About this RNA:
The part of an RNA shown here (large-subunit ribosomal RNA, domain II) has 689 nucleotides and comes from a bacterium. The RNAcentral record of the full RNA draws on ENA. The prediction has a mean pLDDT of 85. Its Rfam family is "Bacterial large subunit ribosomal RNA". Gene Ontology terms of the family: ribosome and structural constituent of ribosome.
Context: one part of a larger RNA
RNA sequence: UCCGGCGAGUUUAUUCUAUGCGGCAAGGUUAAUCCUUUAAGGGAGAAGCCGUAGCGAAAGCGAGUGCUAAACGCGCGAUUAGUCGCAUGGAUAAGACCCGAAGCCAAGUGAUCUAUCCAUGGCCAGGUUGAAGCCUCGGUAACUCGAGGUGGAGGACCGAACUAGUGAGUGUUGAAAAACUCUUGGAUGAGCUGUGGAUAGGGGUGAAAGGCUAAUCAAACUUGGAGAUAGCUGGUUCUCCCCGAAAUAUAUUGAGGUAUAGCCUCGUGUAAUAGUUACUGGGGGUAGAGCACUGGAUGGGCUAGGGGUCUUACCGGACUUCCAAAACCAACCAACCUCCGAAUACCAGUAACCGUAUCACGGGAGGCAGACUGCGGGUGAUAAGGUCCGUGGUCGAGAGGGAAAGAGCCCAGAUCGCAGGUUAAGGUCCCUAAAUUUACGCUAAGUGAGAAAGGAAGUGAAAUCUCUAGAACAGCUGGGAUGUUGGCUUAGAGGCAGCCAUCAUUUAAAAAGUGCGUAACAGCUUACCAGUCGAGAGGUUUUGCGCCGAAAAUAAUCGGGGCUAAGCGUAAUACCGAAGCCGCGGAUUUAUCCCGCCCUCGGGCGGGGUAAGUGGUAGGGGAGCGUUCUAUACGGAUUGAAGGCAUACCGGAAGGAGUGCUGGACUGUAUAGAAGUGAUUAUGCCGGA
Numbered sequence: 001u002c003c004g005g006c007g008a009g010u011u012u013a014u015u016c017u018a019u020g021c022g023g024c025a026a027g028g029u030u031a032a033u034c035c036u037u038u039a040a041g042g043g044a045g046a047a048g049c050c051g052u053a054g055c056g057a058a059a060g061c062g063a064g065u066g067c068u069a070a071a072c073g074c075g076c077g078a079u080u081a082g083u084c085g086c087a088u089g090g091a092u093a094a095g096a097c098c099c100g101a102a103g104c105c106a107a108g109u110g111a112u113c114u115a116u117c118c119a120u121g122g123c124c125a126g127g128u129u130g131a132a133g134c135c136u137c138g139g140u141a142a143c144u145c146g147a148g149g150u151g152g153a154g155g156a157c158c159g160a161a162c163u164a165g166u167g168a169g170u171g172u173u174g175a176a177a178a179a180c181u182c183u184u185g186g187a188u189g190a191g192c193u194g195u196g197g198a199u200a201g202g203g204g205u206g207a208a209a210g211g212c213u214a215a216u217c218a219a220a221c222u223u224g225g226a227g228a229u230a231g232c233u234g235g236u237u238c239u240c241c242c243c244g245a246a247a248u249a250u251a252u253u254g255a256g257g258u259a260u261a262g263c264c265u266c267g268u269g270u271a272a273u274a275g276u277u278a279c280u281g282g283g284g285g286u287a288g289a290g291c292a293c294u295g296g297a298u299g300g301g302c303u304a305g306g307g308g309u310c311u312u313a314c315c316g317g318a319c320u321u322c323c324a325a326a327a328c329c330a331a332c333c334a335a336c337c338u339c340c341g342a343a344u345a346c347c348a349g350u351a352a353c354c355g356u357a358u359c360a361c362g363g364g365a366g367g368c369a370g371a372c373u374g375c376g377g378g379u380g381a382u383a384a385g386g387u388c389c390g391u392g393g394u395c396g397a398g399a400g401g402g403a404a405a406g407a408g409c410c411c412a413g414a415u416c417g418c419a420g421g422u423u424a425a426g427g428u429c430c431c432u433a434a435a436u437u438u439a440c441g442c443u444a445a446g447u448g449a450g451a452a453a454g455g456a457a458g459u460g461a462a463a464u465c466u467c468u469a470g471a472a473c474a475g476c477u478g479g480g481a482u483g484u485u486g487g488c489u490u491a492g493a494g495g496c497a498g499c500c501a502u503c504a505u506u507u508a509a510a511a512a513g514u515g516c517g518u519a520a521c522a523g524c525u526u527a528c529c530a531g532u533c534g535a536g537a538g539g540u541u542u543u544g545c546g547c548c549g550a551a552a553a554u555a556a557u558c559g560g561g562g563c564u565a566a567g568c569g570u571a572a573u574a575c576c577g578a579a580g581c582c583g584c585g586g587a588u589u590u591a592u593c594c595c596g597c598c599c600u601c602g603g604g605c606g607g608g609g610u611a612a613g614u615g616g617u618a619g620g621g622g623a624g625c626g627u628u629c630u631a632u633a634c635g636g637a638u639u640g641a642a643g644g645c646a647u648a649c650c651g652g653a654a655g656g657a658g659u660g661c662u663g664g665a666c667u668g669u670a671u672a673g674a675a676g677u678g679a680u681u682a683u684g685c686c687g688g689a
Base pairs, nucleotide, nucleotide: 001689002688003687004686005685006684011094012093013092015091016090017089018088019087020086021085022084023083024082027050028049029048033044034043035042036041054061055060064076065075066074067073097235098234100232104225105224106223107222108221109220115199116198117197118196119195120194121193122192123191124189126158127157128156129154133150134149135148136147137146138145162186163185164184167182168181169180170179201217203213204212205211238624239623240622241621242620243619248261249260250259251258252257263366264364265363266362267361268360269359273357275353276352277351278350279349280348281347282346288340289338290337294334295333296332298330299329300328303324305323306322307320308319309318310317311316370395371394372393373392374391375390376389377388378387379386400411401410402409415586416585417584418583420582421581422580426576427575428574429561430560431559435573437572438571439570440569441568442567448563454548455547458545459544460543461542462541463540464539465538466537467536475532476531477530478529479528481505482504483503486500487499488498511526515524516523587614588613589612590611591610592609593608594607595606596605597604598603625678627675628674629673630672631671632670633669634668635667636666643662644661645660646659647658649656650655
């Protein structure tokens, strides 16, 4: 992992509640207990309980009563339906749908492992060092002392057994639930070890690591309380039909839980509502706008005050391109400004449409982790697939078509069938269904098919200004002079380092010089003028499409091929394109109409027509299939039951037959009833592969 079997909303309650059905009914009903020739039954049993009257704290009064001195009153009542049983939904108490803790407590069992201790035994090759003491000699007044010898001390040295476990390697489904190999520490000691014994679970023992206490230790193990508790995770078994959510508010030792409300469903009731559109009437202070208030903020003039300069013995005065209040002019800004002020939205009324969608009461829920996207905002950095609100949409719970591929984008809401039609978004060269469609433009960048500030005689369109046959613009030819080398400065300064001035003359025109250049001159050139040529030239602004700006790790992409349109803009006509819409046929729900049958007169069943529906998670409601057993009735079976294998049959599904083989003794149908009643999933349990 697969196969087979087992495996989860049950049971009890003379507890509560609602619904359905049934009995009796102003009543209903028995409990314990007793009797009974068959008993899942029948009979007896009135204690008790609920109802038939309420109100008041109560005395009490009573269709009323309490409040009160009293109620004009106000509260709760009265103007009738209950009760018992069965079934189902829900609640409550219990293990309460099932499995799952870590833990807590009690009573016991453990020191054959290990910790420490007690008693009694055992063990430590060999080698080395050579303490005290003692002896001898030397030495001393005598000691101290020195030398040699003897001696054999030591938590002494080296190193086997023994013991420990340092480093490395191997091993890691091991040879081994801690080892093996090499290496290493101790090895006469706080040494190692045998046997017997002691200490026990909040206790022991501990040269202390929370270590050890039988492969278990921040509280052992076994059994019990015990099905501890689990607001947590996982799982929860047949089918079809109708409706169909929420991820919000408030509260919470509350935040992944719960309660009430909102939103879903089922039932009952009322018949007024609800909704949409149009019109009418309202209040508002948002968007926008504005500066009249409150504030902010720029410029100008005017002008207090201040600063500065000057003057002045003092008083005072003059000037000022400085700072600047108030008021004035001009132009601005504001969520907590408003002289103003929409669109929407909201409230009310009227009309039309729609036809219960609204509302009330009652049974059952789920849900209170939401996500993205458009729009209006807060927060953040006018960051985030960020976060928090409001208002729509979609997903959630929604399939289908488009966006290459994609929960939340665009189109569109799947009852079923059809080798029918027609459209939406989006598309129509090929992959790939449909235009190599039509008309007019643009783009040359493969722009299209990623991007900014900024940059540019790219190119199209529009507007405007200037010059121009009195000859423009560009080119070519010629001129571009004189006073003068202007003055100053300077070594020099001659148009051209710098400063000042920038005149005049001759002229068609020519600067006291535009740029190169020289040490300074020179030289070249420009402005300017003439000639030649002969038709447009130059500037500014707005705008369409392009260009540069433009660097990333696969050849690495427009989905691809490829495209100069098969790109972009405008206009047009076709076509393709979905589970949309239409057509034909079938099913089913609800409403309604007709027919038939049954009926306890409430209704139920069957057939036919019309209309509107039939996506769906949590969840509510409805109808069924199948399994085991029981009762009753009727059957089948050795001429072969159940079960198994095969099969092209029937039914809308769960499912049900027939036949053949196998098998070898039980079993079916109908109507009721009762449940140990349905498994692909719980790292489920047991068995097998």